[in-house]
RNA sequence: GGGCUGCGUAGACGGGAGACUCUGCCCCAUGGCAGGGCCGAAGGAGCAACCGCCCCGGUAAACUCUCAGGCGAACGGACCGCUGCGCGACGA
Numbered sequence: 001g002g003g004c005u006g007c008g009u010a011g012a013c014g015g016g017a018g019a020c021u022c023u024g025c026c027c028c029a030u031g032g033c034a035g036g037g038c039c040g041a042a043g044g045a046g047c048a049a050c051c052g053c054c055c056c057g058g059u060a061a062a063c064u065c066u067c068a069g070g071c072g073a074a075c076g077g078a079c080c081g082c083u084g085c086g087c088g089a090c091g092a
Base pairs, nucleotide, nucleotide: 006087007086008085009084010083011082013081014080015079020036022035023034024033025032026031037071038070039069043067044065045064046063050058051057052056
C1' cells in the first nucleotide's frame, strides 16, 4: 500500500479427538486399594521473532510441559457451526 472480514457473551442446541484386554490383592460390581504405564483439546505454566524505558522487561499458539484433569459408559471437552442478546459496520 492492497485484499479479506466482524467482535463479545449466553445456550439442558449440533458436531467434537486422544490414552490400560497392564500387574497384585480384595472381590464379582460398569467396583475398591496399591503399583506401574499412558493421553492432551477444561483450566494452568513456559518460550520465538518482534518491541521497549534494553544489567531488565513486554509478548503467541492447536507448539512445549503435564501441576491439574483424563485413559468402560455417562459427565466433561479446546475448537467449529447454529440461535439469542449487546456492540460495530468502510471502520473496529